RNAcentral holds the sequence, with entries from ENA.
Transfer RNA from a Candidatus Pacearchaeota archaeon, 72 nucleotides, folded computationally.
Rfam family: tRNA. Rfam classes the family as a transfer RNA.
NCBI's taxonomy places the organism under Archaea, Nanobdellati, Candidatus Pacearchaeota.
RNA sequence: GCCCCUAUAGUUAAGUGGAUAUAAUGACUCCUUGCGGAGGAGUUGUCCGAGGUUCGAAUCCUCGUAGGGGCG
Numbered sequence: 001g002c003c004c005c006u007a008u009a010g011u012u013a014a015g016u017g018g019a020u021a022u023a024a025u026g027a028c029u030c031c032u033u034g035c036g037g038a039g040g041a042g043u044u045g046u047c048c049g050a051g052g053u054u055c056g057a058a059u060c061c062u063c064g065u066a067g068g069g070g071c072g
Stems, first nucleotide, its partner, number of pairs: 001071007010025004018055001026044006048064005
C1' cells in the first nucleotide's frame, strides 16, 4: 500500500428494511433471610462518526475512525 471481517446498554450477545431496539449479567431500590455475595419483584441504561438510498435504516451503499486477520 491492497483485500477481508467486526463495531448495538458498564460487560457479553440477539436483532439482515416496518421501530415503544431484546436478553443475560452488572448497578440501584424494595421484599425475603439469623446474616448474605443466595432467592423474589421493580427501576436504570445502548445502535462508532458523517453523508447517501428509501414512505421507512441498527439493518442497504459511500467515506472516515477503531480493533482483528490475510497478501505484498